[in-house]
RNA sequence: GGGCGACUAGCUCAAUGGUAGAGCAGCUGACUUAUAUCCAGCAGGUUCCAGGUUCGAAUCCUGGGUCGCCCA
Repeated sequence: GGGCGACUAGCUCAAUGGUAGAGCAGCUGACUUAUAUCCAGCAGGUUCCAGGUUCGAAUCCUGGGUCGCCCA
């Protein structure tokens, strides 16, 4: 220098262009002598950034960023 891939909740990951979810973690309640387990509920997101396409973008396109792999 070139190519490919990944980036979404604190963490690990989902999500056919049509209201962004799950598990774990956190908080509250219930249970228990108490803790843990189990149970019920709650909260938590500028979907890496900037543009474009579209009635509508996490998703498609372009550029940039970070990380990883390969080639030179």
This is a predicted structure of a 72-nucleotide RNA (transfer RNA) from a Patescibacteria group bacterium. The sequence is in RNAcentral, with records from ENA. NCBI's taxonomy places the organism under Bacteria, Bacteria candidate phyla. Rfam family: tRNA. By type it is a transfer RNA.